[in-house]
Context: one part of a larger RNA
RNA sequence: CUAACAGCUAGACGGUAAGACCCUGUGCACCUUUACUAUAGCUUUGCAUUGGAAAGACCUAUAAACUGUAUAGAAUAGGUGGUAGGUCAGUCAAACAAAGUUUCAAUGACCGUCAGUGGAAUACCACCCUGUUCAUGGGGCUCUCCUUACUUUUAAUUGUUUGUCAAUUGAACUGGAAAGUGCAUGGUGGGUAGUUUAUUUGGGGCGAAUUUCUCCUAAAAAGUAACGGAGAAGCGCAAAGGUAAGCUCAAAUUGGUCGGAAAUCAAUUGUAGAGCGUAAUGGUAUAAGCUUGCCUGACUGCAAGACCUACAAGUCGAGCAGGGACCUGAAGUCGGCCAUAGUGACCCGGGGGUUCUGUGUGGAAGGGCUCUCGCUUAACGGAUCAAAGGUACGCCAGGGAUAACAGACUAAUUACUCCCAAGAGUUCAUAUCGACGGGGUAGUUUGGCACCUCGAUGUCAGCUUGUCACAUCCUCGGGGUGAAGAAGCUCCGAAGGGUCGGGCUGUUCGCCCGUAAAAGUGGUACGUGAGCCGGGUUUAGUACGUCGUGAGACAGUACGGUUCCUAUCUACUGUUAG
Numbered sequence: 001c002u003a004a005c006a007g008c009u010a011g012a013c014g015g016u017a018a019g020a021c022c023c024u025g026u027g028c029a030c031c032u033u034u035a036c037u038a039u040a041g042c043u044u045u046g047c048a049u050u051g052g053a054a055a056g057a058c059c060u061a062u063a064a065a066c067u068g069u070a071u072a073g074a075a076u077a078g079g080u081g082g083u084a085g086g087u088c089a090g091u092c093a094a095a096c097a098a099a100g101u102u103u104c105a106a107u108g109a110c111c112g113u114c115a116g117u118g119g120a121a122u123a124c125c126a127c128c129c130u131g132u133u134c135a136u137g138g139g140g141c142u143c144u145c146c147u148u149a150c151u152u153u154u155a156a157u158u159g160u161u162u163g164u165c166a167a168u169u170g171a172a173c174u175g176g177a178a179a180g181u182g183c184a185u186g187g188u189g190g191g192u193a194g195u196u197u198a199u200u201u202g203g204g205g206c207g208a209a210u211u212u213c214u215c216c217u218a219a220a221a222a223g224u225a226a227c228g229g230a231g232a233a234g235c236g237c238a239a240a241g242g243u244a245a246g247c248u249c250a251a252a253u254u255g256g257u258c259g260g261a262a263a264u265c266a267a268u269u270g271u272a273g274a275g276c277g278u279a280a281u282g283g284u285a286u287a288a289g290c291u292u293g294c295c296u297g298a299c300u301g302c303a304a305g306a307c308c309u310a311c312a313a314g315u316c317g318a319g320c321a322g323g324g325a326c327c328u329g330a331a332g333u334c335g336g337c338c339a340u341a342g343u344g345a346c347c348c349g350g351g352g353g354u355u356c357u358g359u360g361u362g363g364a365a366g367g368g369c370u371c372u373c374g375c376u377u378a379a380c381g382g383a384u385c386a387a388a389g390g391u392a393c394g395c396c397a398g399g400g401a402u403a404a405c406a407g408a409c410u411a412a413u414u415a416c417u418c419c420c421a422a423g424a425g426u427u428c429a430u431a432u433c434g435a436c437g438g439g440g441u442a443g444u445u446u447g448g449c450a451c452c453u454c455g456a457u458g459u460c461a462g463c464u465u466g467u468c469a470c471a472u473c474c475u476c477g478g479g480g481u482g483a484a485g486a487a488g489c490u491c492c493g494a495a496g497g498g499u500c501g502g503g504c505u506g507u508u509c510g511c512c513c514g515u516a517a518a519a520g521u522g523g524u525a526c527g528u529g530a531g532c533c534g535g536g537u538u539u540a541g542u543a544c545g546u547c548g549u550g551a552g553a554c555a556g557u558a559c560g561g562u563u564c565c566u567a568u569c570u571a572c573u574g575u576u577a578g
Base pairs, nucleotide, nucleotide: 001578002577003576004575005574006573007572010570011569012568014565015564022399023398024397025396027395028394029391030390031389032388035195036194037193038192039191041188042187043186045184046183047182048181049180051146052145053144055142056141058139059138060137061136062135064133065132066131068129075122078128079127080126081125082124085111086110087109088108089107091105093103094102095101096100150175153172154170155169156168157167158166159165198210199209200208207227211233212232213231214230215229216228234380235277236337237336241295242294243293244292245291246290247289249273251269252268253267254266255265275284276283278342280340281339282338299322300321301320302319305316306315307314311381324334325333326332348374349373350372351371352370353369354368356367357366406453407451409448410447412446414442415441416440417439418438419437423433424432460535462532463531465527466524467523468522469521470520473498474497475496476493477492478491479490480489481488500514501513502512503511504510541559542558543557544556545554546553547552
């Protein structure tokens, strides 16, 4: 070196299981609730099934009897109208057989007309009004009863799925027009069901944002991103609009009563250092700024042509017609505001107009067209009129497009080192220490990033067992010393060898006890789970505290909790053979 056999498990990002953690999906399932929408159930009211009687109070209609007091006036005048007579008593006469009745005549009494009072006048007649009583009819309500519907119990027969069943018939009884049931209706209703519960995001969550305007980033046309840097808007104004005419600001200096740094006044200088409703930018004195006069163009119907632009939108607009405003008149200007923000599609609905349509015809309803109104539809190109959460009981599809471990990159942080040397060191920067600053190295910390791995790269500590670096803890050699000696301090060389036993804690770490020459710092997937363990972390059970209405949650705590693999290759060890 080759081969075989026996071992061992460092590697083959070994095998097993389309990762259970994490994210994504307009995926799923259960669970919760003061999410949304339904709904069983419970309940309210009306009607039906549903009949009879009495009483009470009430309402209503009819009939009768009453009722009506201002003052004045005989006096208790309800209203209006008619009208000059009306009522009673006995006597006489006539008719009929009598009784009795009727008629006529005269007499008497009373009331009225008249008079008087009063707004209205009385007797008598008619129609009514207010209120009361009684009677009758009707109505609903309350209460008390009745029995035939209905209901309860029970017997028999039949059926039968054999039962606390169904149907029919009978009897008695408890109730009873209630209950029950049906239809309609309001309420309640996680008991049940179906669903929703946004996106961006240097992983996700928490936070923040989501539309519009101005500037920078933006690389001298336009445009241009970020959870880049700064700010604003969700209006205002009947004048802050139109037109014509006139005017010039801020500030400073000087002078000047009260008057002061600063009020009003005068002079000079004064290109804007002001103002322009509001953010910023651009613009602006021939003004767009300030003042005054007159007005309403903050018009109706249109529009050549452009800008912008994926679309839909957005922006500018000469000019024409109508009827106007300003100006002495004219030329002219005026379709809001110096410009750029002050906003919302479609559907649906309301209001005005209309030479449109009008379901046999005439109308109407409805619709169309046009003007206008109603959205923090603000997640602002707006899914619906209408919607929140939990899952450690979880599931599926996927993702290394995206987190947690480890690695790669980086090196802010960290560790080590160098330069300068203010100062400390009695004096003296550099024995020793070294501020303010500056330059490196390393890749052990905390990070950043998201590049391999989510069809799996097992995670802390311990046990076992190594190997490497040197920025050396000890041992060894040396320089300096603020080195007398001893003991130290510091620096240089040096990795050969060595580098502890216990108590507490899951601990690494740390504190403590006792030794030792010393009890080194680190790398190795924070070496090492196909070597061990499983105390911690990190499933399912349970409990406490806290949070939450709740389901549940907590780098809070506590008890408990399955660690698979017979070695093919490489590597290594041993034996044997060539």
A computed fold for a 578-nucleotide part of an RNA from Tetraselmis astigmatica, annotated as large-subunit ribosomal RNA, domain V. NCBI's taxonomy places the organism under Eukaryota, Viridiplantae, core chlorophytes, Chlorodendraceae, Tetraselmis. The prediction has a mean pLDDT of 82. The full RNA is in RNAcentral, with records from ENA.